[in-house]
Context: one part of a larger RNA
RNA sequence: CUCUCUAUAAGGAACUCGGCAAAAUACCUCCGUAACUUCGGGAGAAGGAGGACCAUCUGGGUACUAGAAUUUACUUCGAAAGCCUAAGAUGGUGACACAAACCAGGCCCAAGCAACUGUUUAUCAAAAACACAGCUCUGUGCAAACUCGUAAGAGGAAGUAUACAGGGUGACGCCUGCCCGGUGCUGGAAGGUUAAGGGGAGAGGUUAGUCGCAAGACGAAGCUUUGAACUAAAGCCCCAGUGAACGGCGGCCGUAACUAUAACGGUCCUAAGGUAGCGAAAUUCCUUGUCAGGUAAGUUCUGACCCGCACGAAAGGCGUAAUGAUUUGGGCACUGUCUCGUAGAGAGGCUCG
Numbered sequence: 001c002u003c004u005c006u007a008u009a010a011g012g013a014a015c016u017c018g019g020c021a022a023a024a025u026a027c028c029u030c031c032g033u034a035a036c037u038u039c040g041g042g043a044g045a046a047g048g049a050g051g052a053c054c055a056u057c058u059g060g061g062u063a064c065u066a067g068a069a070u071u072u073a074c075u076u077c078g079a080a081a082g083c084c085u086a087a088g089a090u091g092g093u094g095a096c097a098c099a100a101a102c103c104a105g106g107c108c109c110a111a112g113c114a115a116c117u118g119u120u121u122a123u124c125a126a127a128a129a130c131a132c133a134g135c136u137c138u139g140u141g142c143a144a145a146c147u148c149g150u151a152a153g154a155g156g157a158a159g160u161a162u163a164c165a166g167g168g169u170g171a172c173g174c175c176u177g178c179c180c181g182g183u184g185c186u187g188g189a190a191g192g193u194u195a196a197g198g199g200g201a202g203a204g205g206u207u208a209g210u211c212g213c214a215a216g217a218c219g220a221a222g223c224u225u226u227g228a229a230c231u232a233a234a235g236c237c238c239c240a241g242u243g244a245a246c247g248g249c250g251g252c253c254g255u256a257a258c259u260a261u262a263a264c265g266g267u268c269c270u271a272a273g274g275u276a277g278c279g280a281a282a283u284u285c286c287u288u289g290u291c292a293g294g295u296a297a298g299u300u301c302u303g304a305c306c307c308g309c310a311c312g313a314a315a316g317g318c319g320u321a322a323u324g325a326u327u328u329g330g331g332c333a334c335u336g337u338c339u340c341g342u343a344g345a346g347a348g349g350c351u352c353g
Base pairs, nucleotide, nucleotide: 001348002347003346004345005344006343007342008341010339011338014337019334027051028050029049030048031047036041038171052093053092054091055090056089057088058087059085060084061083062082067077068076069075070073094098106332107331108330109329110328111327112326113324114323118130119129134169135168136167137166138165139164140163146155147154148153172319173318174317175316177249178248179247182246183245184242185241186240187239188238191237192236193235197231198230202226203225204224205223206222209218210217211216250268251267252266253265254264277311278308289305290304291303292302293301
């Protein structure tokens, strides 16, 4: 010097990103216990008091005891001593200390998030992430949809729409607004477009033959190459519906008898222009916004305001008791975290052997 411990005057978080770590609390009995609340909780809330040993006294059991009485009965009364044992009362004894060691909750206030118990990154993340009961949408009528498999077949299910599968949301309470123009999905089938196939007008090749002195020309049938009209489904175009489907939810100008502001008006655009609720928020750039509270002093925190750069209603909105090794702020207690160090013990290191 390193590690693990012990003690520490006065102060008591001044340490620090942050009370990290440590200290403190701790058991049993009794008293007492708030806001809030889903009436179950919260709650061991909080906050207090007592606790050892000895003597005496009180209770129960052993006990239908011994014994006694008389109305002789399934009767009544009922000890002493011993042993076992509960909870106390009174008096006393000793210590610094009586749950004497070990063991053994710190607590309170306020806010965010997630309802909760649970699950997760084996080996840097345990959470506000995942799941969840509940809610909702869509599909599926059974040889079900869906999944695995080339198939046979299997699961779904020895189930049958109060079932199964998939998507979203995520207890509970109050609620969940407007837009169907785009995309998707569902339905429709008049019209347009549209494949293979059907169809076969027409065109080409070949050549028996005919004509020709010849070169060559024409050329039936057959074979063959090609091929127009016409016909022809779904789809797409089209017409509707549909948001707890993917998604979206404006701008400019003016106006009231101080000023300011604009209930009001005008205009442009849109499918429709953000409703309720919340709001500098896990979202606010400007920003340490402004005001209030708390502090001597507060970029954090709480309550408001609303100018929401860029909240907003099941990618749910806003509340919410309980819960949380969750995040944030404050307080009490407590302390070597610190002012500011110090002393000691053990183990290592180091030196010598």
Molecule: large-subunit ribosomal RNA, domain IV
Organism: marine eukaryotic metagenome